[in-house]
The prediction has a mean pLDDT of 82. A computed fold for a 71-nucleotide RNA from a bacterium, annotated as transfer RNA. Its Rfam family is "tRNA". Rfam's curators write: Transfer RNA (tRNA) molecules are approximately 80 nucleotides in length. The family's RNA type in Rfam is transfer RNA. The sequence was found in a public genome assembly.

RNA sequence: GGGCCUAUAGUUUAGGGGUAAAAUUUCGGUCUCCAAAACCGACGUCGCUGGUUCGACUCCAGCUGGGCCCG
Numbered sequence: 001g002g003g004c005c006u007a008u009a010g011u012u013u014a015g016g017g018g019u020a021a022a023a024u025u026u027c028g029g030u031c032u033c034c035a036a037a038a039c040c041g042a043c044g045u046c047g048c049u050g051g052u053u054c055g056a057c058u059c060c061a062g063c064u065g066g067g068c069c070c071g
Base pairs, nucleotide, nucleotide: 001070002069003068004067005066006065007064010024011023012022013021018054026042027041028040029039030038047063048062049061050060051059
């Protein structure tokens, strides 16, 4: 220098055009003599900039970060 893959919650990951989701962490509650476990609830999220579309996490282009391959 070229090619390919990838980016979603603090963490691990679903979701591939029509209200963003689970587990876990944290916090609150129930239970308990207390704590743990269990159960209930809450907080919290689509890397950035454009484009397509009535509508974009999703499709397209560029950029940035990460990974792999070639030279």